[in-house]
RNA sequence: GGGGCUAUAGCUCAGCUGGGAGAGCGCGUGAAUGGCAUUCACGAGGUCGCGGGUUCGAGCCCCGCUAGCUCCA
Numbered sequence: 001g002g003g004g005c006u007a008u009a010g011c012u013c014a015g016c017u018g019g020g021a022g023a024g025c026g027c028g029u030g031a032a033u034g035g036c037a038u039u040c041a042c043g044a045g046g047u048c049g050c051g052g053g054u055u056c057g058a059g060c061c062c063c064g065c066u067a068g069c070u071c072c073a
Stems, first nucleotide, its partner, number of pairs: 001072007010025004019056001027043006049065005
C1' cells in the first nucleotide's frame, strides 16, 4: 500500500425480507428465607462507531471516515 471481517445496553452477544431496538450476565427495588446463598417478579440502562446518501420509513441498503482483528505484498 491492497483485500476481507468486526463495531448494537456496563460486559458477552442476537437482531429473519427495510417498519417492535432485544437476550443472558451485571445493577436497582420488592417477595419468598430467622439470615446468607438462591429463586421469582418488576424496573433503570441505547448517539445501533462517526459523517453523508437512498427511501414514506434505515441497526439492516449505498458512499466516505475512524478504531480493532486478520490475510497478501